Record summary: Predicted 3D model of RNase P RNA and transfer RNA as a complex of 431 nucleotides. It holds a member of the Rfam family "Bacterial RNase P class A". Rfam's curators write: Ribonuclease P (RNase P) is a ubiquitous endoribonuclease, found in archaea, bacteria and eukarya as well as chloroplasts and mitochondria. The coordinates come from a structure-prediction model, not an experiment, and the mean pLDDT is 78.

RNA sequence: UGAGUAAACUGGAUGGUCGCGGGUCAGGCCGUCAAACGGUCCGGCCUGAGGAAAGUCCGAGCUCCGCAGGGCAGGGUGCUGGGUAACACCCAGUGGGGGCGACCUCAAGGAUAGUGCCACAGAAAUAAACCGCCAGCCGGGGUCAACCGGCUGGUAAGGAUGGAACGGUGCGGUAAGAGCGCACCAGCGGCAUGGCGACUUGCCGGCUAGGUAAACCCCACCUGGAGCAAGACCAAUAGGGAGGCAUAUGGGGCUGCCCGUCCCGCCUCCGGGUAGCGUCGCACGAGGCGUCAGGCGACUGGCGUCCCAGAUAGAUGAUCAUCCACGACAGAACUCGGCUUACAGGUUUGCUCACCCG
RNA sequence: GCGCCCGUAGCUCAGUGGAUAGAGCAGCAGACUACGGAUCUGAAGGUCGGGGGUUCGAAUCCCUCUGGGCGCG
Numbered sequence: 001u002g003a004g005u006a007a008a009c010u011g012g013a014u015g016g017u018c019g020c021g022g023g024u025c026a027g028g029c030c031g032u033c034a035a036a037c038g039g040u041c042c043g044g045c046c047u048g049a050g051g052a053a054a055g056u057c058c059g060a061g062c063u064c065c066g067c068a069g070g071g072c073a074g075g076g077u078g079c080u081g082g083g084u085a086a087c088a089c090c091c092a093g094u095g096g097g098g099g100c101g102a103c104c105u106c107a108a109g110g111a112u113a114g115u116g117c118c119a120c121a122g123a124a125a126u127a128a129a130c131c132g133c134c135a136g137c138c139g140g141g142g143u144c145a146a147c148c149g150g151c152u153g154g155u156a157a158g159g160a161u162g163g164a165a166c167g168g169u170g171c172g173g174u175a176a177g178a179g180c181g182c183a184c185c186a187g188c189g190g191c192a193u194g195g196c197g198a199c200u201u202g203c204c205g206g207c208u209a210g211g212u213a214a215a216c217c218c219c220a221c222c223u224g225g226a227g228c229a230a231g232a233c234c235a236a237u238a239g240g241g242a243g244g245c246a247u248a249u250g251g252g253g254c255u256g257c258c259c260g261u262c263c264c265g266c267c268u269c270c271g272g273g274u275a276g277c278g279u280c281g282c283a284c285g286a287g288g289c290g291u292c293a294g295g296c297g298a299c300u301g302g303c304g305u306c307c308c309a310g311a312u313a314g315a316u317g318a319u320c321a322u323c324c325a326c327g328a329c330a331g332a333a334c335u336c337g338g339c340u341u342a343c344a345g346g347u348u349u350g351c352u353c354a355c356c357c358g
Numbered sequence: 359g360c361g362c363c364c365g366u367a368g369c370u371c372a373g374u375g376g377a378u379a380g381a382g383c384a385g386c387a388g389a390c391u392a393c394g395g396a397u398c399u400g401a402a403g404g405u406c407g408g409g410g411g412u413u414c415g416a417a418u419c420c421c422u423c424u425g426g427g428c429g430c431g
Base pairs, nucleotide, nucleotide: 001354002353003352004351005350006349007348008347009346010345012323013322014321015320016319017318018317020048021047022046023045024044025043027041028040029039030038050329054340055339057338058337059336060335061334062227063226064225065224074223075222076221077220078219079093080092081091082090083089094108095106096105097104098103109218110217114216115215116212117211118210130159131158132155133154134153135152136151137150138149139148140147167185168184169183170182171181172180186208188205189204190203191202192201194199231280232279233278234276240270241269242268243267244266245265250264251263252262253261254260287306288305289304290303291302292301293300294299324327359430360429361428362427363426364425365424368383369382370381371380376414386400387399388398389397407423408422409421410420411419
């Protein structure tokens, strides 16, 4: 320099004007004896989408319904160990596959528990003799040969079919053959070694067992159902104001202390809104950021700091100016943790390979 | 917002692991008819919504995306 690989971040910027949702503060008007609550209008200030807000594919919180306990059925998960509130997620490993490599990828328990299926082709698909090879017998033949035909038996080495044909290659062996014997390789089982474990390495053994469980099934573990359109509250002894009583005392705020003042109790009276565009659920949370500690890591703990949309027909926009790299996918609706999918451009870091230079 | 279902020829549907996916209607060609309809005969028409995986083999089983529809105040 080029090619690649893994990961993290960003997702136009600044300012002006107009407008919208939410919060807060102050004011005008109505109403009232007055004030407050309430109704209405106007203004200032603060704040206002995402990394996926999406798909709704998993897992939870929360709410209602159901439920003595146990079991069956059904559903889900499936290498090992860990993380977590939980998970089908994540981390670290094991084994298989791919890549020169960095690295990527795998629904990866069990096919000697049982059952089913394996189309077509092929003799045969768990069951084997179609062709071939070999031996014996019979017949033909004739040179008591070769050869031809039939029957019986042996043979899975060869041919042919198939995705798959009863371990593979080689040597020996045999009538021909065959793990029949041997060497190496694959697989299975046992023992030992290392590891918490998946598993690894070594030795020994009989020689050998088809595939399919994203077919039924077996084993281990987990598992009630519905979903915020869940659900709860509202005509009152609620909430507000004035006057009086109790106010030694007591509690709390303004305060660190004193004084002062206000609120918290009881009685009487007064007026306003309310079944809806109503209130809550509903915005403080397994929360964000920083730092320290533990851990390979996912993650966990301590300390400090921050408050960060909340509508109910549903706001987050329009326009102008300047600048650049000329701007993608797309927008909350109970809330979190994941996964998946979409995404223009830009930035950063680790590592690998090739070439060149020193 | 939440929950659920479906996608096979132009239309309506079968097919539930096996070779080259079928049926009815519609459309096309031919026959019949003076002509048309009806009827008869024949041929054509399919990325099984897209992609990936499991399997020897997928419309069918699994995952994911996409399009359409239904219910809940």